[in-house]
Description: The part of an RNA shown here (large-subunit ribosomal RNA, domain IV) has 336 nucleotides and comes from a Candidatus Magasanikiibacteriota bacterium. Rfam family: Bacterial large subunit ribosomal RNA. Its family is annotated with ribosome and structural constituent of ribosome in the Gene Ontology. The RNAcentral record of the full RNA draws on ENA.
Context: one part of a larger RNA
């Protein structure tokens, strides 16, 4: 001076990001008594109380249940076995998870809802053969999003994707009527040392190039679809105090956010403003609504219950603090 354990006046979170540690509640034995809220199952052992020992009489199936009595500060029990209330946000729940910094609001989940598949199914796995799917068959299987429950789930198909549809345009490869190129057997012509040389024209057949026509899906094109991807407006004006506009005008747009929430896990301005709680309150709660930059299964708003969850209060309790102290162990440290 450290690690560990232990006691403390008086106060009692005044430490602190935060009661972090730690005390403190003693507990699934009787009995009494229990709230809001609720999905009627919960909540709940809610909270909050008393009481447990020995003896004796009477009683009981019972050491049951009445009554009297005795001694102590103190009679449940000592292995093990709950601090509690109120308020809100978040996930419904139990489960799951970053082996070895994160346990969670992240993932599952039941349920809901969309797409595929009729069966030699879709899908996967594999070069195949073959296997799984499945010794299943649509109340089955496989995929995608939501995430219990309740009330719900508004507008836009212009762009994007998916589906249908088949008349037109447009569109490869390939076919291909036809038209050129080259390439020459042969003709012709000039011209010759009669061997030929040289021009020029030119079938077949080879080979090269245009190419009308023909030519599938797509793609254009018509038309559905949003629990497919996504999107869900500006500007001026106006009521007889003022203020604001039910309401009018205009430009754009596919169509302009509808319920319901809203300074929110989302609000920069911002410690908004009101109101509660507190001597005092950037954080909490309840409101208001100018939502920078909620919003409807990339789900909206609510919920009992539930959580080693966040968050703000309140009891009880305490060395966490006023401010410190002592004690016990082992180290450090000095001697030896």
């Nucleotide at each position: 001076a450290c690690a560990u354990g232990g006691u403390u006046c008086a106060g009692g979170a005044a430490c602190u990001c935060g009661g972090c540690a730690a005390a403190a509640c003693a507990g699934c034995g009787g009995c009494c008594g229990u709230a809001a809220c609720u999905u009627c199952g919960g909540g709940a052992u809610a909270a909050g109380g008393c009481c447990c020992g020995c003896c004796c009489u009477c009683u009981u199936u019972a050491u049951u249940g009445a009554g009297g009595g005795c001694c102590g500060c103190a009679g449940c029990a000592a292995a093990a076995g709950a601090c509690u209330c109120c308020a809100u946000g978040c996930g419904a729940c139990u489960g799951u998870u970053u082996a070895c910094c994160a346990a969670a609001a992240a993932c599952a989940c039941a349920g809901c809802u969309c797409c595929c598949u009729g069966c030699u199914a879709a899908c996967u796995c594999g070069u195949a053969a073959g296997a799984g799917g499945a010794u299943g068959u649509a109340u089955a299987g496989g995929g995608g999003g939501c995430g219990a429950u309740g009330c719900c789930u508004g507008g836009c198909c212009a762009g994007u994707g998916u589906c249908a549809g088949a008349a037109c345009g447009u569109u490869a490869a390939g076919g291909a009527a036809g038209c050129g190129g080259g390439u020459u057997a042969u003709u012709u012509a000039a011209u010759u040392u009669c061997g030929g040389u040289u021009a020029a024209a030119g079938a077949a057949g080879c080979u090269u190039g245009c190419g009308a026509c023909u030519g599938a899906a797509g793609c254009g094109c018509u038309g559905a679809u949003g629990a497919a991807c996504g999107c869900c407006g500006g500007c001026g004006g106006u009521a007889a105090c003022u203020a604001u506009a039910a309401c009018c005008g205009u430009c754009c747009u596919a169509a302009g956010g509808u319920a319901g929430c809203g300074a929110a896990a989302u609000u920069c301005c911002u410690u908004g403003u009101c109101g509660g709680g507190u001597g005092a309150g950037u954080u909490c709660c309840g409101a208001c609504c100018c939502g920078c930059a909620c919003g409807a299964a990339u789900g909206g708003c609510a919920c009992a219950a539930c959580g080693g969850u966040g968050u703000g209060g309140a009891g009880a309790c305490u060395g966490u603090c006023u401010u410190a102290a002592c004690c016990a162990u082992g180290u450090a440290c000095u001697c030896g």